[in-house]
């Protein structure tokens, strides 16, 4: 140097999650990679699936390091939209009140505003009326006996003439009941285009006089004031999405290095 037979080893790996940790199951990335059985009531214990079988085998296939980087994870910055909460001590929107009189309107020389005068509205007293109640008056009715008159019959007294009391009936009437409500008296009043007298008069209404050109504030504008958390605005919170930065793990790929034993020639 080379042939043969072995051995270590390999026959996929990784991320997040789970877990004391590892594996497995489920998710994702890489990309093509032996078979069978078992494993959620899970299996195992640091050279970390377990049990059995097969293939390759010291190399393009194994081990180590580096580069590159799919993908994942963590932290942080920033933007956006939504959610929730708060704020009227947020100039928006909306509402309340006041002012002003620039604009629109209304009103005014058929006389505005202002001022004066009379009356009304207001208060007190009286009157009248209205309404309601009560009483009187009037009408009707109204008593087995204990109301009146007349009292048939009957009764009593008397020799008789006659007398006496008196039921029913009839008539009248008391208390009472019902009605009329025309009249009278009286009481009351959320009654009155009513009258008389006195008072009061800030405002309003009305009539009139003087003056002679404004007055009003409905709408817009403006100013002030009070409210309003639905919307807008502002602030905060925790998530979401996108972009950026830092860190970390890292598949596939590339590069470099390492790599055993026996025996024949």
């Nucleotide at each position: 140097a080379u042939g043969c037979a072995c051995u270590a080893g390999a026959c996929g790996g990784g991320g997040a999650a789970c877990u004391a940790g590892c594996g497995a199951u489920g998710c994702c990335c890489u990309g093509a990679a032996c078979c069978u059985g078992c494993a959620a009531u899970c299996g195992c214990u640091a050279c970390a699936g377990c049990a059995g079988g097969g293939u390759c085998g010291a190399a393009u296939u194994c081990c180590c390091g580096g580069c590159c980087c799919c993908g994942g994870c963590u932290u942080u910055u920033u933007a956006c939209a939504a959610u929730u909460u708060a704020a009227g001590u947020c100039a928006g929107c909306c509402u309340u009140a006041u002012g002003c009189a620039a604009g629109u309107g209304g009103u005014g020389u058929u006389g505005a505003c202002a001022a004066g005068u009379g009356g009304g509205u207001c208060u007190u007293a009286c009157g009248c009326a209205a309404u309601a109640g009560a009483a009187a008056c009037c009408u009707a009715u109204g008593a087995a006996c204990c109301u009146g008159g007349u009292c048939a019959g009957a009764u009593c007294g008397g020799g008789a003439a006659c007398g006496a009391a008196g039921c029913a009936g009839c008539c009248a009437u008391a208390a009472g009941u019902a009605g009329u409500c025309a009249u009278u008296u009286u009481u009351a009043u959320g009654u009155g285009c009513c009258g008389u007298a006195a008072g009061g008069u800030a405002g309003c209404c009305u009539a009139u006089u003087u003056c002679g050109a404004g007055c009003u504030a409905a709408c817009u504008a403006c100013a002030u004031u009070a409210g309003u958390a639905a919307c807008g605005u502002u602030a905060a919170a925790g998530g979401g999405u996108g972009a950026g930065a830092a860190g970390u793990c890292a598949a596939a790929g590339c590069c470099g290095g390492g790599a055993g034993u026996g025996u024949g020639c």
Molecule: Bacterial large signal recognition particle RNA
Organism: Lagierella sp. ICN-221743